A computed fold for a 339-nucleotide RNA from Massilia sp. W12, annotated as Bacterial RNase P class A. Its Rfam family is "Bacterial RNase P class A". By type it is a ribozyme. The RNAcentral record of the sequence draws on ENA. The gene name in the source record is rnpB. Lineage of the source: Bacteria > Pseudomonadati > Pseudomonadota > Burkholderiales > Massilia.
RNA sequence: GAUGCAGGCCAGACAGCCGCUGGCCGGCAGAUUGAAAAAUCUGCCGGCGGGAGGAAGGUCCGGACUCCACAGAGCGGGGUGACGGCUAACGACCGUCCGCUGAAAGCCUGGUUGCCAGGUAUAAGGCGAGGAACAGGGCCACAGAGACGAGCGUAUUCAGUUACGGUGAAACGCGGUAACCUCCACCUGGAGCAAUUCCAAAUAGGCACGCGUUGAUGUUGCUCGCGGAGCGUGCGGGUAGGAAGCUUGAACCCGGGAGUAAUUCCGGGUCUAGAUGAAUGGCUGUCAUAGCGGGCUUGCCCGCCGUAACAGAAUCCGGCCUACCGGCCUGCUUCAAUU
Numbered sequence: 001g002a003u004g005c006a007g008g009c010c011a012g013a014c015a016g017c018c019g020c021u022g023g024c025c026g027g028c029a030g031a032u033u034g035a036a037a038a039a040u041c042u043g044c045c046g047g048c049g050g051g052a053g054g055a056a057g058g059u060c061c062g063g064a065c066u067c068c069a070c071a072g073a074g075c076g077g078g079g080u081g082a083c084g085g086c087u088a089a090c091g092a093c094c095g096u097c098c099g100c101u102g103a104a105a106g107c108c109u110g111g112u113u114g115c116c117a118g119g120u121a122u123a124a125g126g127c128g129a130g131g132a133a134c135a136g137g138g139c140c141a142c143a144g145a146g147a148c149g150a151g152c153g154u155a156u157u158c159a160g161u162u163a164c165g166g167u168g169a170a171a172c173g174c175g176g177u178a179a180c181c182u183c184c185a186c187c188u189g190g191a192g193c194a195a196u197u198c199c200a201a202a203u204a205g206g207c208a209c210g211c212g213u214u215g216a217u218g219u220u221g222c223u224c225g226c227g228g229a230g231c232g233u234g235c236g237g238g239u240a241g242g243a244a245g246c247u248u249g250a251a252c253c254c255g256g257g258a259g260u261a262a263u264u265c266c267g268g269g270u271c272u273a274g275a276u277g278a279a280u281g282g283c284u285g286u287c288a289u290a291g292c293g294g295g296c297u298u299g300c301c302c303g304c305c306g307u308a309a310c311a312g313a314a315u316c317c318g319g320c321c322u323a324c325c326g327g328c329c330u331g332c333u334u335c336a337a338u339u
Base pairs, nucleotide, nucleotide: 001335002334004332005331006330007329008328009327010326012287013286014285015284016283017282018281020051021050023048024047025046026045027044028043029042030041031040032039033038053310057321058320060319061318062317063316064315065192066191067190068189077188078187079186080185081184082096083095084094085093097130098128099127100126101125106120107119108118109117110116111115131183132182136181137180138177139176140175148173152165153164154163155162196244197243198242199241206235207234208233209232210231211230218226219225251270252269253268254267255266256265257264258263288307291304292303293302294301295300296299
């Protein structure tokens, strides 16, 4: 210099002003309880902290957690499938083997000679539903005369007796195919935080007791009058509403040890949303990135633009997949030249 790959990180920064959401503290007002002190709740004001992502997404796989079911065994269904490891678990991840794939260069062939086209190889890397085809069934495109298991074609022989058979992945066979059924080994109950649990109003309905046509209750406080079948108390269930579950966790960061690695152990440090008609935003200024225009001393200066993609928590984790403006960093492979 050429060549093909792999992995990681960021997702504008700072300042000012105005908000949103929830927490704590303080003040004021009101309500309730209380003898008071005070406590609790609500509202307003002030102050101080917290407040989205690498995928929060799809809900594809695996778990935690909760409820339901469950003596034991079997059938059926679903899933996984080289070997070994890792893990809470997995179909994820890591290592190894096998198969396929995989660039420049080189080599070969042709055109022809600047070079171009075709073929050929490996590296790093990528991909693989990679158990079993003498347990059984099914299927085998194109080509080929004949394609599944014994026959067929040609030649030959007393005789399906013997020999050969272009094509094709497979041809006269211990053929291929399991991403067709199947067999073998192993795993596997169902539903999901709208799980589940607790507190609990008004109205209606339920149950019990008491009162009530000898007139209850109602009608303005009382009486009269009117009206005429319910009314009162208690209990329990459910709804609205509220609370728990709810965020301290297979957590994150730093350092060290073991291991090729996935991963794991030890020590130190940190607390990092928990809302529910669902907050996490807006404006201004400066700088930096990208973009556009211009100047030239060719890598700087000036001006304009104005934050940009995908998207957004809703019980929580481990993966996978999908979406994505742009930027930064690191590593691996082979070839050529020079030192």